The RNA shown here (transfer RNA) has 77 nucleotides and comes from a Candidatus Bathyarchaeota archaeon. The coordinates come from a structure-prediction model, not an experiment, and the mean pLDDT is 81.

């Protein structure tokens, strides 16, 4: 210094190839079962997708910048 991968609810995760306002799974909190409690069954909150711009009527999904992890390669010694 060059190039690839990859960042999405507290955790893991689907969605990017064909743009059209985000899946599921655990855990949270309610209830429902049970003397209580796990465990089963219902239900709800909860994220604008690292970060800034940009291109479109629309942007996680395209482009371009920077941040963060990882791997290759070169270079220096």
């Nucleotide at each position: 210094g060059g190039g690839g991968c990859u960042g999405u609810a507290g955790u893991c995760u689907a969605g990017u190839a064909c743009g059209g306002u985000a899946u599921g799974a655990c855990g949270a909190c309610g209830g429902g079962c049970u003397c209580c409690a796990g465990a089963c069954c219902c239900g709800u909150a909860g994220g604008c997708c690292g970060c800034c711009g940009g291109u479109u009527c629309a942007a996680a999904u395209c482009c371009g910048a920077c941040c963060a992890g990882c791997c290759c390669c070169a270079c220096c010694a």

Its Rfam family is "tRNA".